[in-house]
RNA sequence: GUCCCUGUAGCUCAACGGAUAGAGCGUGGCCCUGCGAAGGCUAAGAUCGAGGUUCAAUUCCUCGUGGGGACA
Numbered sequence: 001g002u003c004c005c006u007g008u009a010g011c012u013c014a015a016c017g018g019a020u021a022g023a024g025c026g027u028g029g030c031c032c033u034g035c036g037a038a039g040g041c042u043a044a045g046a047u048c049g050a051g052g053u054u055c056a057a058u059u060c061c062u063c064g065u066g067g068g069g070a071c072a
Stems, first nucleotide, its partner, number of pairs: 001071007010025004018055001027043005048064005
């Protein structure tokens, strides 16, 4: 340099183009307990950026950008 894959909560992952973007772990609060652990309830927390297509975009297209890989 060319090409391919990939980017969603703190982490690991979901989401036929249409539901309030969900789950597990983690974190905070409460309950439980003599205190903890375990368990129960609850809360906060995310779509890499900019355009485009569409009635509607996490999803499709383009460019940029972060990460991984192949070739040179």
Model confidence (mean pLDDT): 80 of 100. Transfer RNA from a bacterium, 72 nucleotides, folded computationally. Rfam family: tRNA. Rfam's curators write: Transfer RNA (tRNA) molecules are approximately 80 nucleotides in length. The sequence was found in a public genome assembly.